Small-subunit ribosomal RNA from Parcubacteria group bacterium Gr01-1014_3, 1442 nucleotides, folded computationally. Lineage of the source: Bacteria > Bacteria candidate phyla. The RNAcentral record of the sequence draws on SILVA.
RNA sequence: AUCCUGGUCCAGGAUGAACGCUGGCGGCGUGGAUAAGGCAUGCAAGUCGAACGGUACUUUUGUUAAUUAAGAUGAGAUUAUAUCAAGUCAAGAGAGAUAAAAGUAUAGUGGCGAACGGGUUAGUAACACCUUGGUACGCACCCCGAAGACGGAAAUAAUCUAUCGAAAGAUAGACUAAUGUCCGAUAUUGUCGAAAGACGAAAGACGCAAGUCACUUCGGGAGCGGCCUAGGUCCGAUCAGCUAGUUGGUGAGGUAAUGGCUCACCAAGGCUAUGACCGGUAGGGGGGCUGAGAGGCUGAUCCCCAACGAUGGAACUGAGACACGGUCCAUACUCCUACGGGAGGCAGCAGUCGAGAAUAUUCGACAAUGGACGAAAGUCUGAUCGAGCGACGCCGCGUGCAGGAUGAAGGUCUUCGGAUCGUAAACUGCUUUUAAUGGGGAAAAAGUUAUUGAUUGUACCCAUGGAAUAAGUGGCUGCAAACUUCGUGCCAGCAGCCGCGGUAAUACGAAGGCCACGAGCGUUAUCCGGAUUUAUUGGGCGUAAAGCGUGCGCAGGAGGUCGGGUGCGUCUUUUGUAAAAUCUUCCCGCUCAACGGGAAGCUCGCAGAAGAUACGGCCUGACUAGAGGGUGCUAGAGGUUAAUAGAACUCACGGUGUAGGGGUGAAAUCCGUUGAUAUUGUGAGGAAUACCAAAGGCGAAGGCAUUUAACUGGAGCACUCCUGACUCUCAUUGCACGAAAGCGUGGGGAGCAAAAAGGAUUAGAUACCCUUGUAGUCCACGCCCUAAACUAUGUCAACUUGCUGUUUCGAGUAUCGACCCUCGGAGUGGCGUAGCUAACGCGUUAAGUUGACCGCCUGGGAAGUACGGCCGCAAGGCUAAAACUCAAAGGAAUAGACGGGGACUCGCACAAGCGGUGGAGCAUGAGGUUUAAUUCGACAAUAAACGAAGAACCUUACCAGGGCUUGAAAUGGUCACGAAGACGCGCCGAAAGGUGCGUCGUCUCUCAAGGACGUGAUCACAGGUGCUGCAUGGUUGUCGUCAGCUCGUACUUUGAAGCGUUCCCUUAAGUGGGUUAACGAGCGCAACCCCUAUCCUGCGUUUUAUAUGUCGCGGGAGACUGCCGUGUUUAACACGGAGGAAGGCGGGGAUGACGUCAAAUCCGCAUGGCCCUCUGAUGCCCUGGGCCACACUCGUGCUACAAUGGCCAUUACAAAGGGUUGCCAAGCCGCAAGGCGGAGCUAAUCCCAUCAAAAAUGGCCUCAGUUCAGAUUGAGGGCUGCAACUCGCCCUCAUGAAGCUGGAAUCGCUAGUAAUCGUGGGUCAGCUAUACCACGGUGAAUACGUUCUCGAGUCCUGUACUCACAAUAAAAGCGCGCAGCAGCGUAAUUUUCUAAAUGGUUAAAAUCCAUUCUUCCGAUGUCCGUCAUCGGAACGUAGCUA
Repeated sequence: AUCCUGGUCCAGGAUGAACGCUGGCGGCGUGGAUAAGGCAUGCAAGUCGAACGGUACUUUUGUUAAUUAAGAUGAGAUUAUAUCAAGUCAAGAGAGAUAAAAGUAUAGUGGCGAACGGGUUAGUAACACCUUGGUACGCACCCCGAAGACGGAAAUAAUCUAUCGAAAGAUAGACUAAUGUCCGAUAUUGUCGAAAGACGAAAGACGCAAGUCACUUCGGGAGCGGCCUAGGUCCGAUCAGCUAGUUGGUGAGGUAAUGGCUCACCAAGGCUAUGACCGGUAGGGGGGCUGAGAGGCUGAUCCCCAACGAUGGAACUGAGACACGGUCCAUACUCCUACGGGAGGCAGCAGUCGAGAAUAUUCGACAAUGGACGAAAGUCUGAUCGAGCGACGCCGCGUGCAGGAUGAAGGUCUUCGGAUCGUAAACUGCUUUUAAUGGGGAAAAAGUUAUUGAUUGUACCCAUGGAAUAAGUGGCUGCAAACUUCGUGCCAGCAGCCGCGGUAAUACGAAGGCCACGAGCGUUAUCCGGAUUUAUUGGGCGUAAAGCGUGCGCAGGAGGUCGGGUGCGUCUUUUGUAAAAUCUUCCCGCUCAACGGGAAGCUCGCAGAAGAUACGGCCUGACUAGAGGGUGCUAGAGGUUAAUAGAACUCACGGUGUAGGGGUGAAAUCCGUUGAUAUUGUGAGGAAUACCAAAGGCGAAGGCAUUUAACUGGAGCACUCCUGACUCUCAUUGCACGAAAGCGUGGGGAGCAAAAAGGAUUAGAUACCCUUGUAGUCCACGCCCUAAACUAUGUCAACUUGCUGUUUCGAGUAUCGACCCUCGGAGUGGCGUAGCUAACGCGUUAAGUUGACCGCCUGGGAAGUACGGCCGCAAGGCUAAAACUCAAAGGAAUAGACGGGGACUCGCACAAGCGGUGGAGCAUGAGGUUUAAUUCGACAAUAAACGAAGAACCUUACCAGGGCUUGAAAUGGUCACGAAGACGCGCCGAAAGGUGCGUCGUCUCUCAAGGACGUGAUCACAGGUGCUGCAUGGUUGUCGUCAGCUCGUACUUUGAAGCGUUCCCUUAAGUGGGUUAACGAGCGCAACCCCUAUCCUGCGUUUUAUAUGUCGCGGGAGACUGCCGUGUUUAACACGGAGGAAGGCGGGGAUGACGUCAAAUCCGCAUGGCCCUCUGAUGCCCUGGGCCACACUCGUGCUACAAUGGCCAUUACAAAGGGUUGCCAAGCCGCAAGGCGGAGCUAAUCCCAUCAAAAAUGGCCUCAGUUCAGAUUGAGGGCUGCAACUCGCCCUCAUGAAGCUGGAAUCGCUAGUAAUCGUGGGUCAGCUAUACCACGGUGAAUACGUUCUCGAGUCCUGUACUCACAAUAAAAGCGCGCAGCAGCGUAAUUUUCUAAAUGGUUAAAAUCCAUUCUUCCGAUGUCCGUCAUCGGAACGUAGCUA
């Protein structure tokens, strides 16, 4: 990576919703889901005066009348008149009273209503509800019909008087009415009764009247209700038994009515696995949401039914209640109070507090619809109609339309060109829905007329003016439509799931852009869907979760063939019902829609009627193919019991015999001189049964094995004789069996052997190994009841190609007989067809195709655990959850990787050899340490004489100090000055640098100006060995010069993938050959290229006198298993031989497949991003220092330790290189380094460079810290270079350290190789070179072989690994449960101890033993006596008394 299983998540729809952001209008709906929690205030059920007596008021007409009064009179006053005062008379007015009449109002009596309407869902798992059918029943008001309504009477409220009380209210006396109450009469019908007979009513009011409305009885209707009935109606069996009025009967009571509804008696029944009883949850339905449907979830608004009214109980009234706004009692709560008592019930409409995520106004009106009362007018109606609030939902409309490119500005991105927002805007023209203002203005209204509209001046219409008044929310990694930049840097944060974030985040935050929906959009919660993920439609159980360990078997389920009957299921037709609303279709009305109206349809169902009879059921008759029986035969470790045999083992005794034995990887513990082991004889004991033996047999499974006997179960074959479906399967309670271990009691105990002990191993070793060894293993009896009890595969039946073994029976053929051969059964195996399966595999012994029945499964963990129950002596078994937690767990197969897995092969990999390293001194690199700095990188192999083929300055990147700032170097723009430029001299300074002075020079050109160049200023920019090699390019290391790595097409597989590339032979090689579902091809291998070994040939500077040759540069030949032989089936190839300079790749080099190690390098170079630079540096310059430090550790080397050597002398032989800032000859000087010198050479010519060294010859040294070794140090010199102090090299003299062959370990090398000897070159002024890269000289030893180590390749195999075999997994802490222990508390109970007192004992009140005084009161118990009153059939019950 794949297929499957399996869970999780998401996209859809919905809501009485809530929350976040936002919010223009209208219509229609809808709104306390939580605390059936508590409630202030107002209203929600009254009405009738045409039932009644009153009362109050008004009006009219009378009467009366306090009072007032026009006028009249007026003897008084006045002279008189006019007139006036008192008095008198008095029309009129008139408070009040009274009579009658009318009207209005109404506290009380009375009637009707208040049982409706309205609210809520607490309770209820039930005749509560739904569907169906019924009747032992009732009914106010309403309708229809029949009949009647006569005569009397007694009360009582109101009212008055008196009294009590704070109040609520109450009591007493007196008076009164009625459609209130009672009595009598009447009785068609009515009730009771067999009948005779008996019983049972009534009320009036209004009206001039007609009459109307009431009243009484009976019958009927409509509608409503009561009761009964069959069916339906949630979860739990970790609820299995429940029930005494319980079940039934008789009788009675009670009710409208049936009934244990209630009671007496009698009987002992009734319910339950088709789930009683118990527990939990819940109002039911029409319907609603979802779904393709079947279903699942749900029961708001509307309709029907039920139940409830603070909680519990009870009845009264009434047609109806056991009554929301009635009564009584109890309880809780609240309020008032004068403390004595009282009052109350919003789950009516508003409203308030509370709790809550959360749910509205203390609105208007009875205009409409409906209800109560009334003759009516009318009154009442928080029902209802309306309005208000809330985007809570559904529906509709709008926020403008058309043109408009300079593609404006601006934003964002950018590859710097541009792209995008974007016709979007601006701008031009147009429109006015909506909002605003003004004007007009309905319907809803119907009732004989008249009057009457809350909504409402609303809907609607017209006009005015202006784009004006109106857009957001969520998302953009995938699922899933939509992408970029910046910020951040496992932080902040996101997240439905997977998951994102650790410096280039399309996933966080912001911006721009985009996507979706739009007055809304998201989130949260819940339901259905997707989920065929509980599977009836429509799943599974060999290995994924899942077949009970096995059988027998009741209920249940299913059932062979042919008839007859029935018509229960089934099917057809029809009738009734299935309320309305909802839903679907059509039509219609509000401008459309939502919404509303009409019509039709749907409603699976239930009930009635008629019919059909194939199939199933039931009844009945027959049959034999299923099943069983019979007869004959057969095999077998089938079972139980009893006996029995030989081998082995151990033990005991005896003999022989002597020092060991035993055991292991090796040992030790152990046994043995008191004689083991070994060997031999005798005896004892227990357990198990070699060979036969098998792929075999038997059994339901577990399981069964010496032999014999007894008893006994099952199976198979043959015959086809009998019965006649008698069968299959089987829950739960059942029954039986059930390995091993374990338990109980009693035996037995040889060997073996948990536990235990000891010895080893080991870091440890509570193990593996060894020596011992107890339970146990064995027997009898009784328990336990579990296993990978597995074929991980339930039982039964049928069907579906075969081949081949084996056990057993039979038939045929054959034979004297046995074999052999052919066929038919029943078992038991292997391989395989079709088919099935995710694959593996299964495959007539199915996991195929079907049927019957049972069991079981539904993500992993927690857990087969807890609790409960049952079983058990115990151990424990059976049954069997949840909280919480994870996003997986799992099956089969695939490719790799790995294996202390297998097979084969290779490599200086081991082995065989040679020489080293590791020990010494020194050189050099690294670590560490130190330091101002000791610049940086590289770290197993694949870092460490590596980058560095040259650190005194420079290099240089580091440090200290001093300087510069468009800069040391680059490009461009602007300005100024000077042609450019060359040279000289000062001052400060360590230098860099800074600051001055002077001389010369003069392009085009008349001037002005300009060009190149330079200097200065300024702007863009430069610069960085600063960071990131985990952003990169390029380059490189390593596996590995290993032989591998792939592709196309075809084929196989559901697929990942496979095949090819495997297999056999062969090779250095995936080299080649053969075979083959593969055939071809590519990158690698090999070859082509270079050097080299032999020969030929051309040319040739040098050399030389010339030529040849050597030699140099070219060209060519030659080697190909070509030839011969042997081997292999052949081939490829291998081996041997010939020839040849060379033989099987002749020897070297270059050449490095796909890839691995995020291997190395940003300090070679290039480069993305970030960072430092107007803040004077992380840039640049300079001086000095450092990279060279030094307790120590490691790597790589050099020189040695010596005699195969050292020293001295003499004599030989190379190759390959380098050279003009160079190599430098001869000659001379110096012991030497070197100096002077200058010939030659741009090189086959000259020089480095000489005789190269080792070697050879001769001599000395003679085994020693030496004539070995050369470190270190001193002195004197030489060379390079501005400069040798830190810090160079060389020479001479002197000095003469460690070191005598190196522990564990480890490295290189297979032939011109190792070893050894010298030579050259690069870098370079010089040098730290003992390094590196080259060159030649001398020149070995060994390889049996592939067991082991390391590495590699191919195939097979296992895998729970895939960052791919290496490391780790634990503890503290917290919580819960159980048990144990400890402590504390404790009314009662139990047990134990004991104080105090007394007595005894005793020397002793030390100790021990024994015992618990009297009175009163109370409780308790027992007995006796007696009874007023009440109740009762009876009883001394309470209480009282003693």